[in-house]
RNA sequence: ACUCCCGGUGGGCAAACCCGUGCGAAAGCCGGGGACGCAAAGCCGCAGGUCUAAGGUUCCCUGCAAAACACCUGGGUGGGGAGCUAUGACGGCUGGGUUGCAGGG
Numbered sequence: 001a002c003u004c005c006c007g008g009u010g011g012g013c014a015a016a017c018c019c020g021u022g023c024g025a026a027a028g029c030c031g032g033g034g035a036c037g038c039a040a041a042g043c044c045g046c047a048g049g050u051c052u053a054a055g056g057u058u059c060c061c062u063g064c065a066a067a068a069c070a071c072c073u074g075g076g077u078g079g080g081g082a083g084c085u086a087u088g089a090c091g092g093c094u095g096g097g098u099u100g101c102a103g104g105g
């Protein structure tokens, strides 16, 4: 000097929850308070996982308009509901990448 391990004095971070004329369609985020925990609970957001579904799409219900002698086929548009979908998010779920303070081995 490099690599690995140990524990956590100082120092660091901060779950739930509370607050907010904050941001967002939502999931969630941000700020203040607060500590359950954390030795990378620093950073990245790459793989899996999870959450959300604005937009998109499929179907159902219900109106409107148009067209038609009738039937068939195809099409426009408003409202409501359900399914799928990430380009949105989490990363304190797992793995991966990357950087790192003091002490001891």
Stems, first nucleotide, its partner, number of pairs: 004105003012038002017033004022029002036092001042098003046095003049090003055085010